[in-house]
RNA sequence: AACGGCAAACCCGCCGAAAGGCGGCGACGCAAAGCCACGAGGCUACCGCGCGCGUCCCCUGGACGGCGCGCCAGGCCGGUCGGGCUGCCGAA
Numbered sequence: 001a002a003c004g005g006c007a008a009a010c011c012c013g014c015c016g017a018a019a020g021g022c023g024g025c026g027a028c029g030c031a032a033a034g035c036c037a038c039g040a041g042g043c044u045a046c047c048g049c050g051c052g053c054g055u056c057c058c059c060u061g062g063a064c065g066g067c068g069c070g071c072c073a074g075g076c077c078g079g080u081c082g083g084g085c086u087g088c089c090g091a092a
Base pairs, nucleotide, nucleotide: 005030006029011024012023013022014021015020028079034085035084036083038082039081040080041077042076043075048071049070050069051068052067053066054064055063056062057061
């Protein structure tokens, strides 16, 4: 270098509470943009917990399935970095 491979954003459909994922379309890029959430980092917060409000009750006190705020990964990102595993063609 070639045969080839993958496919960001946008848009459409589906799934999910969300982050995000899958499929289609499409190429910004990629020499591991193939595989593994092990380390760092990032994103989200259904559930849960806390606080406030509200509502309700059998009202010295309680309850909550409602609203708001905060915390939380067990959810997510491998196209953020490191690590592990595997690997095509050609040249030297």